[in-house]
RNA sequence: GGGCUCGUGGUCUAGUGGCUAUGACGCUGCCCUCACACGGCAGAGGUCCUGGGUUCAAAUCCCAGCGAGCCCA
Numbered sequence: 001g002g003g004c005u006c007g008u009g010g011u012c013u014a015g016u017g018g019c020u021a022u023g024a025c026g027c028u029g030c031c032c033u034c035a036c037a038c039g040g041c042a043g044a045g046g047u048c049c050u051g052g053g054u055u056c057a058a059a060u061c062c063c064a065g066c067g068a069g070c071c072c073a
Stems, first nucleotide, its partner, number of pairs: 001072007010025003018056001027043005049065005
């Protein structure tokens, strides 16, 4: 330099054009316990990597950039 895949709460992850973006772990509060752990209930936390485009409507499709991984030279 070229090709391919990927970027979504603190971490991992579902979503493949349409109602308020899903779940687990973690975090906070309450219950339980003499206490801790386990368990139960509730809650906070995302402007979906950035910018632009297409569309009535974009996390999703297109373009550019940035970043990560793999392969080729």